This is a predicted structure of a 169-nucleotide RNA (Lysine riboswitch aptamer) from Alkalibacillus haloalkaliphilus C5. The coordinates come from a structure-prediction model, not an experiment, and the mean pLDDT is 78. Its Rfam family is "Lysine riboswitch aptamer". About the family: Riboswitches are metabolite binding domains within certain messenger RNAs that serve as precision sensors for their corresponding targets. Allosteric rearrangement of mRNA structure is mediated by ligand binding, and this results in modulation of gene expression. This family includes riboswitches that sense lysine in a number of genes involved in lysine metabolism, including lysC. The source organism's lineage runs through Bacteria, Bacillati, Bacilli, Caryophanales and Alkalibacillus haloalkaliphilus.
[in-house]
RNA sequence: CGAUGAGGUAGAGGUGCACUUAUCAUUAGUAGCAUGUGUGAGGAUGACAACGAAGAUCAUAUGUGAAAGGGUUAAGUGCCGAAGUAUUCAAUUAGUCAAUAGUUGAGUAUUGGUGUAUUUCUGAACAAGGGGUACACUCUCGCGUGAGAAGCGGGGCGCUACUGAUCGA
Numbered sequence: 001c002g003a004u005g006a007g008g009u010a011g012a013g014g015u016g017c018a019c020u021u022a023u024c025a026u027u028a029g030u031a032g033c034a035u036g037u038g039u040g041a042g043g044a045u046g047a048c049a050a051c052g053a054a055g056a057u058c059a060u061a062u063g064u065g066a067a068a069g070g071g072u073u074a075a076g077u078g079c080c081g082a083a084g085u086a087u088u089c090a091a092u093u094a095g096u097c098a099a100u101a102g103u104u105g106a107g108u109a110u111u112g113g114u115g116u117a118u119u120u121c122u123g124a125a126c127a128a129g130g131g132g133u134a135c136a137c138u139c140u141c142g143c144g145u146g147a148g149a150a151g152c153g154g155g156g157c158g159c160u161a162c163u164g165a166u167c168g169a
Base pairs, nucleotide, nucleotide: 001168002167003166007163008162009161010160011159014080016079017078018077019076020075021074022073024071032064033063034062035061036060037059038058042051045098046097047096048095083111084110085109086108087107088106089105090104091103092102093101094100112138113137114136115135116134117133118132119131120130121129122128139155140154141153142152143151
């Protein structure tokens, strides 16, 4: 001087992501509980335990009467694989075992971000959210262009800046 760009630090995308606390509405005059009446032996996912003729379950009348999850608003915290989804394993919760569902952690795979439409799942919901598909906008890198562009392709273990490791002369 040139090439490459290990490692480290700091950043960008934007109605950006996630979490916590408080408030408000909804859930709902629902579930549950108590009393009365009627019915009369099981009910709850299967089995066991517990409960049950001092009446299970169901129906009805009166009285009382929630909560979780999700949502609105405000404040705060951590951040830019932020985070989400699927699947496997482990622990734990729902009386016990199984099943099922939830919570937490680890592994693997996948998605750059947002919006709209549609479909499906969750949900009390016509709210809201998750997955798939299509379209649009946008970020970034590459190609492309005489210069702009238009356009095409890729995506976060990415991209940008600084620093600095390595190799060659």